[in-house]
Predicted 3D model of a 474-nucleotide part of an RNA (small-subunit ribosomal RNA, 3' major domain) from an uncultured bacterium.
Context: one part of a larger RNA
RNA sequence: UGACGGGGGCCCGCACAAGCGGCGGAGCAUGUGGCUUAAUUCGAUGCAACGCGAAGAACCUUACCUGGGCUUGACAUCAGGGGAAAAGCCGUAGAGAUACGGCCUCCGUAAGGGCCUCUGACAGGUGGUGCAUGGCUGUCGUCAGCUCGUGCCGUGAGGUGUUGGGUUAAGUCCCGCAACGAGCGCAACCCCCGUCUUUAGUUGCCAGCACGUGAUGGUGGGGACUCUAGAGAGACUGCCGGUGUCAAACCGGAGGAAGGUGGGGAUGACGUCAAGUCAUCAUGGCCCUUACGUCCAGGGCGACACACGUGCUACAAUGGCCGGUACAAAGCGUCGCCAACUCGCGAGAGUGCGCUAAUCGCCAAAAGCCGGUCUAAGUUCGGAUUGUAGUCUGCAACUCGACUGCAUGAAGCCGGAAUCGCUAGUAAUCCCGGAUCAGCACGCCGGGGUGAAUACGUUCCCGGGCCUUGCACA
Numbered sequence: 001u002g003a004c005g006g007g008g009g010c011c012c013g014c015a016c017a018a019g020c021g022g023c024g025g026a027g028c029a030u031g032u033g034g035c036u037u038a039a040u041u042c043g044a045u046g047c048a049a050c051g052c053g054a055a056g057a058a059c060c061u062u063a064c065c066u067g068g069g070c071u072u073g074a075c076a077u078c079a080g081g082g083g084a085a086a087a088g089c090c091g092u093a094g095a096g097a098u099a100c101g102g103c104c105u106c107c108g109u110a111a112g113g114g115c116c117u118c119u120g121a122c123a124g125g126u127g128g129u130g131c132a133u134g135g136c137u138g139u140c141g142u143c144a145g146c147u148c149g150u151g152c153c154g155u156g157a158g159g160u161g162u163u164g165g166g167u168u169a170a171g172u173c174c175c176g177c178a179a180c181g182a183g184c185g186c187a188a189c190c191c192c193c194g195u196c197u198u199u200a201g202u203u204g205c206c207a208g209c210a211c212g213u214g215a216u217g218g219u220g221g222g223g224a225c226u227c228u229a230g231a232g233a234g235a236c237u238g239c240c241g242g243u244g245u246c247a248a249a250c251c252g253g254a255g256g257a258a259g260g261u262g263g264g265g266a267u268g269a270c271g272u273c274a275a276g277u278c279a280u281c282a283u284g285g286c287c288c289u290u291a292c293g294u295c296c297a298g299g300g301c302g303a304c305a306c307a308c309g310u311g312c313u314a315c316a317a318u319g320g321c322c323g324g325u326a327c328a329a330a331g332c333g334u335c336g337c338c339a340a341c342u343c344g345c346g347a348g349a350g351u352g353c354g355c356u357a358a359u360c361g362c363c364a365a366a367a368g369c370c371g372g373u374c375u376a377a378g379u380u381c382g383g384a385u386u387g388u389a390g391u392c393u394g395c396a397a398c399u400c401g402a403c404u405g406c407a408u409g410a411a412g413c414c415g416g417a418a419u420c421g422c423u424a425g426u427a428a429u430c431c432c433g434g435a436u437c438a439g440c441a442c443g444c445c446g447g448g449g450u451g452a453a454u455a456c457g458u459u460c461c462c463g464g465g466c467c468u469u470g471c472a473c474a
Stems, first nucleotide, its partner, number of pairs: 001474002004470002007468007015458002019422004026313008034304001042053002064299007073122001077121007088103006106113002124288002127286001129284001133282002135277003138273001140271001145184006151160003164175003190265004195233007205222002209220003236259001239253005315415001319374007331362003336355002340351004381412001386407007428450007
């Protein structure tokens, strides 16, 4: 000087408390451990691994296993020699890779290129090392800190500044001070939302005026309104009162769509963990080179006594079922979205309009509201499991897809110890869309609808910041 203390003081944070909803019990989904296996590819492992890499494992992917093949190679560049002509299509054999046979015949004026074969340099490696590395990322932590120049103090390590008194979300600002300044952080500048003005008016809108319809901005027209998307205004403790040190600031009030950082996002200082990643990529040195490379078929990554994490669905009446009836936002679409009609109980199929989309489509929003029914029961709760018949995608759904109909109807009556999230348009609850994607979503990323309870307070648990103290640690 730091780190540490079941030392002290001050202060924060859904840290506790106050509340609401969960997890832990059940079934299923998914990840992991373990066990099994020819293989169950690899990585991630307290917080900060475990719906994580994977934003899509039937083949492919695929790295694993078994078997069948190749050896200048599936891929790149160069050189030498030789050969005819490639690629492609067809036939035969084969699980295929491939082998053999047949047909065909390229570009360029030419040299030559492309192709085959032999040879040599070399290729190739998801082989090892993340404790050799770059890059990227997690974490403390969006915590308020981390430093520098000069000066001053100290023999020196170092200190001072950065401590102190107030204040703040903040090393934020004020005052004081052997310090005076400065940098990286904080804040602001950026994006979205909230109010208004203005410009613009199609594909959006329809107040007033016409036309038309069973009905509809459907048509003429209009720019008022909504909206769209550009430019501006607006909030600054600016104003008033009080408190405060005449300060910074705090408390209350006015006006205002919004008030003290208005709400949300993006943004992550010096550093820590030899944190993570050699399997995104790059890369040193090491290792393999008729194999640790490469091609192919089948299998595996999906196994299953069990254990854990994360979720979904429930255990019902604030509910289930049936009928009727409203109101979104954000996205996506031509190898696509698919209206309408017909067929089918349905998944879906057939036909087919429009749309490169503020124009057409996906599109039904659901919870809600109105009416009916069930009447406390393992039930008209719950839907696992299983049988059977189908649909769709795809070369192909046996291992191993999703969905539909009928039948079947398991556990489950609110969950021990323990434990998680959340302070407002939040939690809870309800649907919708997207990426990946042929198909496959209870996951992920986004969108809106309905919409709470509680916070006395900081003694305690956890993490953190500043000062101080002790120290056997560095």
Model confidence (mean pLDDT): 86 of 100.
The full RNA is in RNAcentral, with records from ENA, Greengenes and SILVA.